[in-house]
Context: one part of a larger RNA
RNA sequence: ACCGGCGAGUUACAGUAUCUAGCGAGGUUAAGUGGAAGACACGGAGCCGAAGCGAAAGCGAGUCUGAAUAGGGCGUCUAGUUAGAUAUUGUAGACCCGAAACCACAGUGAUCUAUCCAUGACCAGGUUGAAGCGCAGGUAAAAAUGCGUGGAGGACCGAACCCGUGAGUGUUGAAAAACUUUGGGAUGAGUUGUGGAUAGGGGUGAAAUGCCAAUCGAACGUGGAGAUAGCUGGUUCUCCCCGAAAUAGCUUUAGGGCUAGCCUCAAGUAUCAUUAUAGGCGGUAGAGCACUGAUCGGGCUAGGGGGCGUAAAGCCUACCGAACCCAGUCAAACUACGAAUGGUUAUAAUGUGAGCUUGGGAGUCAGACUGCGAGUGAUAAGACCCGUAGUCAAGAGGGAAACAGCCCAGAACGCCAACUAAGGUCCCCAAUGCUGUACUAAGUGGUAAAGGAUGUAGAAUUUCGAAAACAACCAGGAUGUUGGCUCAGAAGCAGCCACCAUUAAAAGAGUGCGUAAUAGCUCACUGGUCGAGAGGUUCUGCGCCGAAAAUGACCGGGGCUAAAGUACAGAACCGAAGUUGCGUCAGGAUGCGUAAGCAUCUUGGGUAGGGGAGCGUUCCAUACACGACGAAGGUAUACCGUAAGGAGUGCUGGAGAGUAUGGAAGUGAGAAUGCCGGU
Repeated sequence: ACCGGCGAGUUACAGUAUCUAGCGAGGUUAAGUGGAAGACACGGAGCCGAAGCGAAAGCGAGUCUGAAUAGGGCGUCUAGUUAGAUAUUGUAGACCCGAAACCACAGUGAUCUAUCCAUGACCAGGUUGAAGCGCAGGUAAAAAUGCGUGGAGGACCGAACCCGUGAGUGUUGAAAAACUUUGGGAUGAGUUGUGGAUAGGGGUGAAAUGCCAAUCGAACGUGGAGAUAGCUGGUUCUCCCCGAAAUAGCUUUAGGGCUAGCCUCAAGUAUCAUUAUAGGCGGUAGAGCACUGAUCGGGCUAGGGGGCGUAAAGCCUACCGAACCCAGUCAAACUACGAAUGGUUAUAAUGUGAGCUUGGGAGUCAGACUGCGAGUGAUAAGACCCGUAGUCAAGAGGGAAACAGCCCAGAACGCCAACUAAGGUCCCCAAUGCUGUACUAAGUGGUAAAGGAUGUAGAAUUUCGAAAACAACCAGGAUGUUGGCUCAGAAGCAGCCACCAUUAAAAGAGUGCGUAAUAGCUCACUGGUCGAGAGGUUCUGCGCCGAAAAUGACCGGGGCUAAAGUACAGAACCGAAGUUGCGUCAGGAUGCGUAAGCAUCUUGGGUAGGGGAGCGUUCCAUACACGACGAAGGUAUACCGUAAGGAGUGCUGGAGAGUAUGGAAGUGAGAAUGCCGGU
């Protein structure tokens, strides 16, 4: 890991509700007794009900409060009770498995280990050379010094022995701590044998919460004990009907509860929703600025600042400036206005799982995204928090390449039938390379901004133009004058001022280049050649640049250019579990019918959860029927039933087993890191 077996809402006693049965203003016995008996009989103690109100005395269809014959509270106008079944609640282990822990015991442990006690044992070899002593030496005498001797030391090196520093191996090991190598101590606070002592709210501890039998922040064993677990996991056959919630309030409450909300079932009742019409309500969006505030510019001005004035009066002021006036703005906590949606009343139509009341049973209290309206945040977040609608949750099918929450659409079952939705129709891939008019050249389509640009298509407006425009070419572009000033110089062209006049077809006191300054080139402006359009501005469609990311490129891919892209208009087709057709099943309503049933209409996605109807297993009772001419079980099989399931036949097997109607449960396994066995 697989297979097989076992494996979880039970039982007792009470309460409540519903159903069934008995009796009924009543119902019923308990212990016990008789009895073969759990049959049956007896047993009326007791319990519930038939009357309530009041704290009570008490009164009584009333009573209490009260001064009250007032008002008000609770009652009165009858249905109960006993048993069984089902559901649920309470008390019990209470659906099952699961802690870490807590407590108790004259409980068991110091053969491991900690410390201690008693008595024994052990430590190769080598090195160093303390004190003391002797001699020499020295001195007044000593001390010092030297040479010997001596053999001290938690001394040195290093085996046994004890330990365990670094590394490697090992890590389902040879081993639940080792092996190899390296290392520390090795006469000491040394090592070790044997016997003994200390015991769990305790011992022992050169102290690490270490050790106390592979167990130690409190040993082990047994008991309380099925501790408790607001936590995790698991909880076994089928079909049918309905079908949630993830919210509010409170909570030592926040992943748990209680009540309400939302679901279901039963009984009763008569409303409810949507739309239309008619009549009330409102202060949001928007708008507005009379109010409350904010706010830009201007006018006028009280007042202030500054200046003049010895002081005062007074005067001046390119300063500031309330209020007021004009024009222009802003507001969730502004409103002299004001929608849409909404809410409410009445009437009508439509609507069979639409309302309400009482009672039984729940589950839910982690929600998610999308659109719209706000808040928090940064008008960030697949962010947080409200409102509102939808979907998912609990919803399959088609589309969006893939994709809970987006778009379409709500799956009872069957069909090799049809029509559509969203979305599509060149190929992958079902269906048009459909019809028409345009645009795009960027593979834009098939990511993105400010900003930029003679891209291209269209519209509007304006200027010039056969008295010849625009572009190109030919020619002119002069004179006073080098204007004045400045300056070393300043001559159209460093800078400042002015910007006139003449000749002319035209020519600036000069548009740019240039020079030290001149010079030179050029432009404006004019004539000629040529001969029909040329220039500016604004708006719009589609494109261009702006445009950098980590493994190989991509619109899903191939591929697409008068498209297979974009815009507008049109025709056809494809496309879903939608709709229709045919057949079938089930729930409900209505009608007919005594009933069985038939017809019509309608409904049948579903988690938590409520309700209903069944299948099967073991045993019991009654009745029936089977088996050695072969029971159960096993095995094979194209049969029957809407499902759980049920037959028949062959082979195997070799002795029990079934059907019907009731009853009772150790009654259904795939999951619990389930338990046991096998492989």
This is a predicted structure of a 679-nucleotide part of an RNA (large-subunit ribosomal RNA, domain II) from a marine sediment metagenome.
The RNAcentral record of the full RNA draws on SILVA.
The prediction has a mean pLDDT of 86.